[in-house]
RNA sequence: GCAUCCCGCGCGGGAGAGCGCGCUUGCGGCCCGGUGCCGGGCCAACAGAGCGCCGCCGAAGGAGCAACCGCCCCAGGAAACUCUCAGGCAAAAGGACCGCGCGGGAGAU
Numbered sequence: 001g002c003a004u005c006c007c008g009c010g011c012g013g014g015a016g017a018g019c020g021c022g023c024u025u026g027c028g029g030c031c032c033g034g035u036g037c038c039g040g041g042c043c044a045a046c047a048g049a050g051c052g053c054c055g056c057c058g059a060a061g062g063a064g065c066a067a068c069c070g071c072c073c074c075a076g077g078a079a080a081c082u083c084u085c086a087g088g089c090a091a092a093a094g095g096a097c098c099g100c101g102c103g104g105g106a107g108a109u
Stems, first nucleotide, its partner, number of pairs: 002107001004106010018054001020053006028043007055089003061085001062083003068077002
């Protein structure tokens, strides 16, 4: 000097599937009674929250392994495959992964 790999940050790109239903509560609104605040009642396509149910998606994370690798068997090992625990199902956010830039590290030759 530098192929390549890893980590962090920034920028750009980045899929799928419900703005599902029910119950409770009641931010709020309305009414009544006394009256500067309290009590009572009503409303749920009026916020938010909690609980439950059904359907669905796979690309945070997590789990699994037929072939293959591993000297044979076993143990073990990967994914965009499989599962759907978690997460998600308008938009936004998030998002595996990809590209570029910067910084740090490893490093064949």

Glycine riboswitch aptamer from a Hyphomicrobiales bacterium, 109 nucleotides, folded computationally. Its mean pLDDT, the model's own confidence on a scale to 100, is 76. NCBI's taxonomy places the organism under Bacteria, Pseudomonadati, Pseudomonadota, Alphaproteobacteria, Hyphomicrobiales. It was read from a public genome assembly, where an Rfam model found it.